Description:
Model confidence (mean pLDDT): 83 of 100. Predicted 3D model of a 690-nucleotide part of an RNA (large-subunit ribosomal RNA, domain II) from Chromochloris zofingiensis. It matches the Rfam family "Bacterial large subunit ribosomal RNA". Rfam links the family to the GO terms structural constituent of ribosome and ribosome. The gene name in the source record is rrl. The RNAcentral record of the full RNA draws on ENA and SILVA.
[in-house]
Context: one part of a larger RNA
């Protein structure tokens, strides 16, 4: 892991509500008795409900309480219940299984380890040599010195022993902690054996939360004990019908819980409900707007209350100011927590639309049973944030959520569109029609040359189409070509120099002459000059030629790490934009049939006919059967072969259920009831098998 068993809403008893049954001339016993074939039945009326309420109560009573009330007001009076039983849910017992960590009490544990006690064992070989002695020498005597003797040390160096600093191995190991190669102690606070002492709210600890039998921040083992678990997991047969929420409030509350909201279901009740258009009547202070209406805020100018600075003056006081600057005029702005005013929308209430349309979606029971209180995302409007996020709140609506099926290459919240079943039948919607790939290689008119399309901005440019305006143009523009572009003068100044061209001045933007024209000079250039050109004119040629705006598709701007942004091929249309006709396309509509549920309507006991509407669906809630195992009654079948088991094969909407066949060998099976240890694929299930 796979397979086969086995494995989760149960029982007691109280309270509700629903159905069902007795009774209703109110119902009913309980404890206990008497009785039994151990099913009943009878006796038992305490007792409980109901047959009256008001009130805190005294206590009145069809009334009563409030009150000063005979007032108004509350809450009654006007009728029905009781007693099983069944489902349902509540409570309170382990209460739908399983599941801690933990806590308390008694036991058992020092044959591991910790510390101690008694008794016993054991440390190869080396090596250093204290004290103290002995002989000498030496002292007055000591003390001293020297050689030998001696053999002490938590004394050295090293086996056995004990340890475990370091590295590899090994890590489903030889092995729940070693192994191999180095490594520390080894006469000591040394190792060890045997027996023994301490016990868990403890003991031991050269002390690490370390040790107390592979267990230690409190052993282990039984018991309380199915502790407790707002927490994870799991919960077993089938069809039909309705069908949520992920808000509000409060909560030692935030992954719980309680009311209340939205869901079922019964009953009962009216004609509500909804929705479109329209008019009427309402309150508002949002957008926008304003601020000469506030409260704040702000540009600039004008005046200039006070001040600073500052002259005379002893002082009063008088003057001066290109500094500040109150308030007042003028001007321009800003505001969620600013408004003199103020829409549009929504909301509220009601009227009308020949009966507007559509329905029972609507209301009530403080009915009975829930679930939810984690929600996502997309499109306005917004508040945080960074007008940042597939970010985080508010609110409105849509969609998943609980929703298939078309599109969007794939793609839970995007467009379309709600799927009872069948069908090798049609129409359509998004969204497509060259090929993959269904259906136009359709039609017309225009753009686009970038593969743009098939990703992007400031910002840049004689891409190109279209539109406007506006100049110049056969008295010949614009572009080329030929030719001039002079003279005073090298203007003045400055400078070495400064000659159109460093620089400064001349500012009616600029002198004067010859001109067709020709600047005291437009760009090169040179040391200054030279030289090249240009504005400006003449000529040849001949027809259109400059500028500024607004728009249509395109250009570049354009750099990211595996090869790669049309779903692919491939497209110059099979891009773009306008108009036109066709088709394709969905579980949408529609045809054929077939079946539910509801409501009507016909006959009608039932059932059945016949219109209509309705039949996605998670938590959920509500109907309805199908099997399983005993067990009553009753109908039956079996050695001429019962259950059961194998492949089949018919039926039936489903759970099912039935037929011959084989196999097996001794019990089964309809039918109307009853009562459950009733139904598995999931639980790191649980036992077994492979």
């Nucleotide at each position: 892991g796979c397979c086969g068993g086995c494995g989760a809403c149960u029982u007691a008893u109280a309270g509700g509500a629903a159905g069902u049954g007795g009774c209703a001339g109110g119902g009913u016993u309980a404890a206990g008795g008497a009785g039994u074939u151990c099913g009943a039945u009878c006796c038992g009326g305490a007792g409980c409900c109901c047959c009256a309420g008001c009130g805190a109560a005294a206590g009145c009573g069809a009334g009563u309480c409030u009150g000063a009330a005979u007032a108004g007001g509350g809450c009654g009076u006007u009728u029905c219940g009781u007693c099983a039983u069944u489902u349902c849910u509540u409570a309170u017992g382990g209460a739908c299984c399983c599941g801690a960590a933990c806590c308390u009490g008694g036991a058992u544990g020092a044959u591991c380890u910790a510390a101690c006690c008694a008794u016993g064992a054991c440390c190869a070989g080396g090596a250093u040599g204290a004290a103290g002695c002995u002989u000498g020498g030496g002292u007055a005597a000591c003390a001293c010195c020297a050689a030998g003797u001696g053999g002490a040390g938590g004394u050295c160096c090293g086996a056995a022993c004990c340890g475990a600093c370091c590295g590899a191995u090994g890590u489903u190991g030889a092995a729940a902690a070693a192994u191999c190669g180095g490594c520390g102690g080894a006469u000591g606070a040394g190792u060890u054996g045997u027996g023994g002492u301490u016990a868990g709210g403890g003991g031991a600890g050269a002390a690490a939360u370390u040790c107390c039998a592979a267990u230690c921040g409190a052993a282990u083992u039984c018991a309380g004990a199915g502790c407790u678990a707002g927490c994870u997991g799991g919960u077993u047969c089938u069809c039909c019908c309705c069908g949520a929420a992920a808000u509000g409030c409060g909560u030692u509350g935030a992954g719980g819980c309680g009311c209340a909201g939205c869901g079922g279901u019964a009953a009962c009740g009216a004609u509500g409900a909804g929705c479109u258009g329209u008019c009427u009547a309402g309150g508002g202070g949002u957008a926008a707007a304003g601020c000469g209406a506030c409260u704040g805020u702000u540009u600039c100018g004008a005046u200039g209350c006070g001040g600073g600075c500052u002259g005379c003056g002893a002082a009063a006081g008088c003057g001066g100011u290109a500094c500040c600057a109150a308030g007042u005029c003028g001007u321009g702005g800003c505001a969620a927590a600013c408004u003199c005013a103020g829409a549009a929308u929504a909301c509220u209430a009601g009227g009308c639309a020949u009966u507007g349309c559509u329905u029972u979606c609507c209301g009530u029971u403080a009915a009975c049973c829930a679930g939810u209180g984690a929600g996502a995302c997309g499109a306005g409007u917004u508040g945080g944030g960074a007008u940042a996020a597939g970010c985080u709140g508010a609110u409105u609506c849509g969609u998943c959520a609980a929703g298939a099926g078309g599109g969007a290459a794939a793609c839970a919240g995007c467009c379309c569109a709600g799927a009872u079943c069948a069908c090798c039948a049609g129409c359509u919607a998004a969204g497509g029609c060259c090929c993959c790939u269904a259906a136009a290689u359709g039609g017309c008119c225009g753009c686009u040359a970038a593969g743009u399309g098939g990703a992007a901005a400031a910002g840049g440019a004689u891409g190109u189409g279209a539109g406007a305006a506006u100049g110049c143009u056969g008295a010949a523009a614009c572009a080329a070509c030929c030719a001039g572009g002079a003279g005073g003068u090298u203007u003045g100044c400055u400078u070495a120099g400064a000659a159109g061209c460093a620089g400064c001045a001349a500012u009616c933007u600029g002198c004067c002459u010859u001109u067709a024209a020709a600047g005291a000079g437009u760009g090169c250039g040179u040391a200054a000059u030279a030289g090249c050109u240009c504005a400006c004119u003449g000529g040849u040629a001949a027809a259109g030629c400059g500028u500024u705006c607004u728009u249509g598709c395109g250009c570049c701007g354009a750099u990211a790490a595996u090869g790669g942004c049309c779903g692919g091929g491939a497209c110059u249309a099979a891009g773009c934009g306008g108009c036109c006709u066709g088709c394709c396309g969905a579980a949408g509509c529609u045809g054929u049939g077939a079946g539910a549920u509801u409501u009507u309507c016909g006959a009608u006991u039932u059932u059945c006919g016949a219109a209509a509407a309705u039949c996605g669906g998670u938590a959920g809630g509500g109907g309805a059967g199908c099997g399983u195992u005993c067990u009553g009654c009753u109908u039956c079948g079996g050695g001429u072969g019962a259950a059961g088991c194998u492949a089949u094969c018919a039926u039936g909407u489903c759970a099912a259920u039935g037929a011959g066949a084989g196999u097996g060998g001794a019990c089964g099976a309809g039918g109307c009831g009853g009562a459950a240890g009733u139904g598995a694929g999931a639980a790191u299930g649980u036992c077994g098998g492979c």